[in-house]
RNA sequence: UCUGGCUCAGAACGAACGCUGGCGGCGCGUUUUAAGCAUGCAAGUCGAACGGUAAUCAGUGCUUGCACUGAUGAGAGUGGCGAACGGGUGAGUAACACGUAGGUAAUCUGCCUCUGGAUGGGGGAUAGUUCAUGGAAACAUGGAGUAAUACCGCAUAAUAUCCACGGAUCAAAGACGCAAUUGUGUCGUCUGGAGAUGAGCCUGCGGUUCAUUAGCUUGUUGGUGGGGUAGAGGCCUACCAAGGCAACGAUGAAUAGCCGGCCUGAGAGGGUGAACGGCCACAUUGGGACUGAGACACGGCCCAAACUCCUACGGGAGGCAGCAGCUAAGAAUCUUCCGCAAUGGGCGAAAGCCUGACGGAGCGACGCCGCGUGGACGAGGAAGGCCGAAAGGUUGUAAAGUCCUUUUAUAGAGGAGGGAUAAUGCAGAGAGUGGAAAGCUCUGCAGAUGACGUUAAUCUAUGAAUAAGCCCCGGCCAAUUACGUGCCAGCAGCCGCGGUAAUACGUAAGGGGCGAGCGUUGUUCGGAAUUAUUGGGCGUAAAGGGCGCGUAGGUGGUUUUGUAAGCACGAUGUGAAAGAUCCUGGCUUAACCAGGGGAACGCGUUGAGAACUGUAAGACUAGAGUUCAGAGGGGGAAACCGGAAUUCCUGGUGUAGGGGUGAAAUCUGUAGAUAUCAGGAAGAACACCGAAGGCGAAGGCAGGUUUCUAUUCAUGGACUGACACUGAGGCGCGAAAGCGUGGGGAGCGAACAGGAUUAGAUACCCUGGUAGUCCACGCUGUAAACGAUGUACACUAGGUGUAGGCUGGUUACAGUCUGUGCCGGAGCUAACGUGUUAAGUGUACCGCCUGGGGAGUAUGCCCGCAAGGGUGAAACUCAAAGGAAUUGACGGGGGCCCGCACAAGCGGUGGAGCAUGUGGUUUAAUUCGAUCAUACGCGAGGAACCUUACCAGGGCUUGACAUGUAUUUGAAGUCUUAAGAGAUUAAGGCGACCAGCAAUGGACGGAUACACAGGUGCUGCAUGGUUGUCGUCAGCUCGUGUCGUGAGAUGUUGGGUUAAGUCCCGCAACGAGCGCAACCCUUACUGUCUGUUACCAGCAUUUCGGAUGGGGACUCAGACAGAACAGCCGGUGACAAACCGGAGGAAGGUGGGGAUGACGUCAAAUCAUCAUGGCCCUCAUGUCCUGGGCUACACACGUGCUACAAUGGUCAUUACAAAGCGUAGCAAAGCGGCGACGUGGAGCAAAUCGCAAAAAAAUGGCCUCAGUUCGGAUUGGAGUCUGAAACUCGACUCCAUGAAGUUGGAAUCGCUAGUAAUCGCGCAUCAGAAUGGCGCGGUGAAUACGUUCCCGGGCCUUGUACACACCGCCCGUCACACCACCCGAGUUGGGGGUACCCGAAGUCGUUAGUCUAAC
Repeated sequence: UCUGGCUCAGAACGAACGCUGGCGGCGCGUUUUAAGCAUGCAAGUCGAACGGUAAUCAGUGCUUGCACUGAUGAGAGUGGCGAACGGGUGAGUAACACGUAGGUAAUCUGCCUCUGGAUGGGGGAUAGUUCAUGGAAACAUGGAGUAAUACCGCAUAAUAUCCACGGAUCAAAGACGCAAUUGUGUCGUCUGGAGAUGAGCCUGCGGUUCAUUAGCUUGUUGGUGGGGUAGAGGCCUACCAAGGCAACGAUGAAUAGCCGGCCUGAGAGGGUGAACGGCCACAUUGGGACUGAGACACGGCCCAAACUCCUACGGGAGGCAGCAGCUAAGAAUCUUCCGCAAUGGGCGAAAGCCUGACGGAGCGACGCCGCGUGGACGAGGAAGGCCGAAAGGUUGUAAAGUCCUUUUAUAGAGGAGGGAUAAUGCAGAGAGUGGAAAGCUCUGCAGAUGACGUUAAUCUAUGAAUAAGCCCCGGCCAAUUACGUGCCAGCAGCCGCGGUAAUACGUAAGGGGCGAGCGUUGUUCGGAAUUAUUGGGCGUAAAGGGCGCGUAGGUGGUUUUGUAAGCACGAUGUGAAAGAUCCUGGCUUAACCAGGGGAACGCGUUGAGAACUGUAAGACUAGAGUUCAGAGGGGGAAACCGGAAUUCCUGGUGUAGGGGUGAAAUCUGUAGAUAUCAGGAAGAACACCGAAGGCGAAGGCAGGUUUCUAUUCAUGGACUGACACUGAGGCGCGAAAGCGUGGGGAGCGAACAGGAUUAGAUACCCUGGUAGUCCACGCUGUAAACGAUGUACACUAGGUGUAGGCUGGUUACAGUCUGUGCCGGAGCUAACGUGUUAAGUGUACCGCCUGGGGAGUAUGCCCGCAAGGGUGAAACUCAAAGGAAUUGACGGGGGCCCGCACAAGCGGUGGAGCAUGUGGUUUAAUUCGAUCAUACGCGAGGAACCUUACCAGGGCUUGACAUGUAUUUGAAGUCUUAAGAGAUUAAGGCGACCAGCAAUGGACGGAUACACAGGUGCUGCAUGGUUGUCGUCAGCUCGUGUCGUGAGAUGUUGGGUUAAGUCCCGCAACGAGCGCAACCCUUACUGUCUGUUACCAGCAUUUCGGAUGGGGACUCAGACAGAACAGCCGGUGACAAACCGGAGGAAGGUGGGGAUGACGUCAAAUCAUCAUGGCCCUCAUGUCCUGGGCUACACACGUGCUACAAUGGUCAUUACAAAGCGUAGCAAAGCGGCGACGUGGAGCAAAUCGCAAAAAAAUGGCCUCAGUUCGGAUUGGAGUCUGAAACUCGACUCCAUGAAGUUGGAAUCGCUAGUAAUCGCGCAUCAGAAUGGCGCGGUGAAUACGUUCCCGGGCCUUGUACACACCGCCCGUCACACCACCCGAGUUGGGGGUACCCGAAGUCGUUAGUCUAAC
């Protein structure tokens, strides 16, 4: 950077949970279990269809408690209508169930509307009732008797039905008004027609998942006859035919009521089907019919089943998925309310009755909308809180306080609208008719009735009064501090926070967001172009089928005419209402409600069109194909033939090995190998040619000849006339290995054996060797079957090879076609790359992909002899996995180069004794730090006390030390005595400074009190500063420009060169900075000047010492100059940089040495140098004192010293330095002591005096190879010095003692020249106490061929899965625990199919019996 997943911000909800909760309006409220239900209600009504009763009232009779008459007439019954609506629920259903558009000439339709006709005359029953009977009940049975708009004939009969066209068949019911004379009116009844409404049936199209469901079907598909229905139809039946459906997904399985709509979205889409509306289905489960216009009927019937209830045990009853309500379930969902006042429904002529429909109220912040919890002024910016070192900041005009207001609240008062009118009455008008009345139609007036309801709204009074929370503050994402905690407690949507300074946990303060709510959880869409129609991809990220042939399908060249399926234009029907949208209006506003408009992308009908696609017919040749003529090839199959090599066999020659490897061994050979010669046998493979070459679809194909066969290319004729492209399924081909059968078997060679290697070596290497490799036939069907790139066609810069043709040309060559390579432009690509052989630009078709793992696994199915192959999940788990490129780091990768890095040398360490540091151990304490290189003679440049930080004991508490305030006291200071280990305590003496008359004040000391001091206590992983190391390595960067999407690159790489990124040249770079170098110091040479304390050549003096005079030459000192620059010569090199050699020069190629340390690395070291944040201690972790410890000692390591000896030791004699230091000092001479040293005190604040003797060296003597005349540890004794004080625990001296050690294992260190080695001298620290440290000079080497190797480093390049960077990353087994899934002996439940058995109610049929006045 790309790919790709995960996550978040938005909106929504019939929600739930947590915290909180003032009011009102409008909505919504069992999403779970179609689980079970107590109780009440939810469908009745009509006396104007009928008979008639209880009861009441009135009257009459009177026997005063009966009878009769009349009126009213409950309840029940007959009858009519309704109960099929309204209300509930979503179990079933993948279906004509739903939606949409049609059909019904294939149908029905009560009540209603319009319009015809009719309404004559008869009959017999039966409830109720009464009398009995049975039963617990539910209920049932019998006798008698009664009515109807109940039931049944007869008559009449069309514009009804049937028909053989002759005909046949079918009805009815009355009731109530007005009148009173046959009448008249209304409501009914019957029979037609038409309509409206509602319903049935049929059809096109549309909307879920699974192919790991691929075949399904026998009434199945069709026909004929019959039956049945309101009606078409296998709806049913008999016979006949054998069909029908399905890859455009039948059948099966899973899930699901469908739609208008609702949510989301820019849209396309995705999700959903609560409330409201339409349709469907269901009413405990299953079956069934009856009645009826309509049901196979939620509050009807029958049967079966489960469950519940009653029971006298014989039998019965029931169905809240109606409204309330209960139980259970659940995260979860309301009152057993009021009313029919409104709207609507049923019945009725009507009054009216009924109505859990409905209208309302109640409960629930469940949702949407609105209002409020006060407003204005108010700074000593109050107090309190929080933060801060303080100053101060913040909460914050916030509060208090002052002045207002009264929405809301509380109390009270009156008080709209929902009410239209009905019955009825009055008035008026009208129609038609009647003798009249009543009735009918229209208009106007009057006219009862309110559940809500103590309504809404309004007014009055009171008083800021009654009313704020929730979440968040690390990033995404608006908003931060303190404290607590310390990988604990906890947080978390993702990334991730928490291990002592947490903006991430908890609390507080402050802040942000929303606000009567706020968060969380769940779900859906969005963001997600993350399934991509709009709108993605497949060379390497996931993804091209191994390859071809080809079916269905998709797509298809030029042209003419027609057609009109697609297509485009217009008209029209429909697309219900509600919702959404626009406009307008009504509730104070809004939510809510109302009116109007448009839209509704869809389906149907129709008109006109014909360019394009389709289709029909005709034509064409540019696509495709055939044929003739030319050419090419390891294309394929079969048969035959060949030589080289290998192995084996036979024979000859010949002798000791051969073979094999990194080195060996197993193996083979004196029974004659290897080698060599001759002959023979066998199998397999075909050197050279040979190639970036050829052929083939791919796999693949190589000795030669022949036969058969297929294909390709170029050119030119002729022919066919779109015959084409792609291609799901299907079919075929398909390396190697493998499998089966039969052959063959030389070499090679899984397995296996042996030998090696190794820690092991079931490997790599070696010796053998079986399958196999070969042939024939059959199977397998996979590969990194790769160009990791599907096929076909067209177009789009070139250059250069090569194979096969053709054309032109005199060879060279040019052009062109088809293949096959390389490079490369535009374009494309994330980049790499690709680039006429596309990964470019287009078209057509196919295959495939959708995070990583689980897993190409499990399971099912298919294929296979097997091995196995094809198809191919999920649970669970992670927040990534991945591609390309970049910068680093790393590599037992490569190239170049450097360094005492190796090598070449010299000397050491590691062995001994001792010194010193560390670890460990010990201890009251052995204070602390430093710990690979980069700790360990380090901090410490110096622990007896002190230091000192540690330990034990004894003391002090404003403190050992600082500043300030207040009070009090005393000069300050100094001396003495006593106790004590001392700190300290006690006592006493001396002592009076400044200002002021004094009081008093000041300086200074003590005491008390308060602020504070103090801490070498912790954190170097909170820090500053300082330091180590890589490394004195040559690197590290920047600006501008350029390149790249970007990280980045370029510069800084390359060719040379250098110690160097030093310099030169080249170059898309040009410049610059920090480093390198130089500038600085020192050393080496010279000059000039100066000349004491240094020097002394010449001169003079001399005590013979530069001692003195003098000198300014020399040495030396101190300043200032000069000198070296690759300057000169030669060579090499590129006319460069530079290198090599030489000259001159004191010095030559940075002359030697020092100081100087880039960007950075190591959370390197140090809180104990110092400073410092935070934390901790404050009668102690502070401070003072005495003593002890830091010095311990089985041991281990580092760094050193001294040695082991003769290049030495010892004795004697005798030379030559440099650099330093000195007044609390260095100290001479002299004297004493064996000596350390003592005494002494000249001189010197030092080029003057002193320390001070340099040592090795040199000369001479002794020692003669020994544990010694080496070595000096250790120990004894005696001393010296420093210091209050040398016991723990100093140094030195003398005498005595005389240990280990005879050159050091593995390993390891330093050094390249005045260096190593060796020799002594000085200094710091310091009272004293170096073998350490820092300096100084003396003597003074050896070696470097070279860069293969070890270590470290620099540059370039390459690979990378590393980036905490190889001390990286990372794989598998095993052990234990847990999770998920699969298998698993089995066990159990459910579903489906098939064959059969039993079989309720019921319908239809048949038979028999019976009843009726008739049917």